[in-house]
RNA sequence: GAAGUGGGCCGGGUGGCCGCUCCGCGCGCGAGCGUGGGGAGGAAAGUCCGGGCUCCACAGGGCAGGGUGCCGGGUAACGCCCGGGUCCGGUGACGGACGGACAGUGCCACAGAAACGAGACCGCCCCGCUGUGCGGGGUAAGGGUGAAAGGGUGGUGUAAGAGACCACCGCCCGGCCGGUAACGGUCCGGGGCACGGUAAACCCCACCCGGAGCAAGGCCAAGUAGGGGAGGACGCGGUGGCCCGCCGCGCUCGACUCCCGGGUAGGCCGCUCGAGCCCUGCGGUGACGCAGGGACCAGAUGGAUGGCCACCGCCUCCGGCGCGCGCGGCACGCGCCGGGAGGUACAGAACCCGGCUUACAGGCCCACUUCCGUC
Repeated sequence: GAAGUGGGCCGGGUGGCCGCUCCGCGCGCGAGCGUGGGGAGGAAAGUCCGGGCUCCACAGGGCAGGGUGCCGGGUAACGCCCGGGUCCGGUGACGGACGGACAGUGCCACAGAAACGAGACCGCCCCGCUGUGCGGGGUAAGGGUGAAAGGGUGGUGUAAGAGACCACCGCCCGGCCGGUAACGGUCCGGGGCACGGUAAACCCCACCCGGAGCAAGGCCAAGUAGGGGAGGACGCGGUGGCCCGCCGCGCUCGACUCCCGGGUAGGCCGCUCGAGCCCUGCGGUGACGCAGGGACCAGAUGGAUGGCCACCGCCUCCGGCGCGCGCGGCACGCGCCGGGAGGUACAGAACCCGGCUUACAGGCCCACUUCCGUC
């Protein structure tokens, strides 16, 4: 210098004018006014996963259902994160995948003779008929099909062949050693090898999981309608000889008054001080934990956090000048100039956190890898 790999971060600045919302203070009877201060994000998004919080349900256990899935650790918890393991890809930095297929069942398209306790289509070998074909048998070495054909190479052997036998490699089982474990080992012993794929097919094993969600949930509480009660007034019946009174029933407001409770509109709480943030130290490889110190940092409810102007940044294209491999030109790269044109993203909190995923104009930083050149 070129090409890459893995992380982290920023994502406009200043000024002026006009607004919005919340809080404090002052003024005002009040509507409101003045003044000081706070006011979106790295994803506020998708609402996919996990928790806090609230209400409901709940003795315990089991069934059903759902989820997770190499091992160890972190955490409030997780499908997240960290460290490790095996396999695969890459020269490498690095990236990706992950329980069980000898518990059982199912499935394996097309092609192919045969798709799982196999298989003879071609070929090879033997025999017969006989004649250049047919039939029977042997053979998984060779060809062909396929995503996949039941260890590999070489030899012995054979009619031809074959773990049939042998050597080496591979594989399986057991032991020993290392490691918390997944797993590893130049180790020792045994076995000719019996083990196809598929679990986002049923299933098996281990672990986890109650439901609904801030429109949760709670408080205050009009008007109208309806409910309950008391009083008042009407009718009927009973008591009684009769009236008053008392008791019971009915009827509707033909009237009215008062009280009680539920619900609606509306208002308030929940609501933002928090498994949170910043700095320092210590422990840990790390995720993270502990200790000390510091600041207070949006709470709207038709939903505020904005709009306009000026100047400056940044990026792309065009133009001019200069430099770069001997010179000139073209191309390319870099720098400067001021002029012109265009762009300046994705996106907007709604109870709060931890993650994942997705979107994003443009830019910055760190570590590492490979190749080339010079000293």